[in-house]
Context: one part of a larger RNA
Molecule: large-subunit ribosomal RNA, domain IV
Organism: Phycisphaerae bacterium
RNA sequence: CGGUCGUGAAGGAACUAGGCAAGUUAACCCCGUAACUUCGGGAUAAGGGGGGCCUACCCGUAAGGGAGGCCGCAGAGAAAAGGGUCUGGGAACUGUUUAUCAAAAACACAGCUCUGUGCCAAGACGCAAGUCGAUGUAUACAGAGUGACGCUUGCCCAAUACCGGAAUGUCAAGGGAGCGGGUCAGCGAAAGCGAAGCUCGUCACCGAAGCACCGGAGAAUGGCGGCCGUAACUAUGACGGUCCUAAGGUAGCGAAGUUCCUUGUCGGGUAAGUUCCGACGUGCAUGAAUAGCGUAAUCACUGGACUCCUGUCUCCACGACCGACUCG
Repeated sequence: CGGUCGUGAAGGAACUAGGCAAGUUAACCCCGUAACUUCGGGAUAAGGGGGGCCUACCCGUAAGGGAGGCCGCAGAGAAAAGGGUCUGGGAACUGUUUAUCAAAAACACAGCUCUGUGCCAAGACGCAAGUCGAUGUAUACAGAGUGACGCUUGCCCAAUACCGGAAUGUCAAGGGAGCGGGUCAGCGAAAGCGAAGCUCGUCACCGAAGCACCGGAGAAUGGCGGCCGUAACUAUGACGGUCCUAAGGUAGCGAAGUUCCUUGUCGGGUAAGUUCCGACGUGCAUGAAUAGCGUAAUCACUGGACUCCUGUCUCCACGACCGACUCG
């Protein structure tokens, strides 16, 4: 000097990113216990008190209790054994996860919704045979999203995907009338013409799905405006005008786990508060199953405050053991 422990005057979070760490509390009996609540909880809430040993007394069948007395610094005499409260955020919950830096607000979940599937099901594995689905049958199975519960879930089908429609347009292979070329039987004095067949080319017309087209549908992918004016102080703008759009964000919530400007402004808490809580709304860039807003209970989650407590600190000291170091 380091490690692991122990004790500490006065103060008691002044430490620090943060009470990290370490204290405190603790099992049992008795009393007592709030808001809120899904009436189960919350709850060991909180907050108090008790304890050893002896006895001839009282109650009791007993266990035990009472009364009286005795001892110690200390009676759950050692060890093991919740600190608590208030208030936000998140996820309903128990659960799951990065074996070896992340346990969480991430995943899952019951519940909700949509879509597909009529059975040799859809879907999945496989070249196939075959198998799973399922010895199941739409109260089933598969896929997708959301994620208890409560109250709800607005507008847009222009784009993209999907579903339905079949008149018209487009449209492949295939079929193919006609037309043209090559070849050559034949005709012709020659130039040339040229049947059938074979063959090369061109091509009217017929021709499915798809696409175009017409509709539908959002718990499908997604989207949900701008400018100008206006009320007898001012300010504001119920109101009006205009441009654009498929439609211009409804209910809620809102400086938010989302707010750049920003330590926004006001209120609360503190002597003093970039955090926190309640409001406001000017939402850079909230918003409704990429769910919105609430919500008791739960949590090794996360923010703020208080109380108790403490070597975290003011400010360090001493002690124990193990190392380091010196000697052997």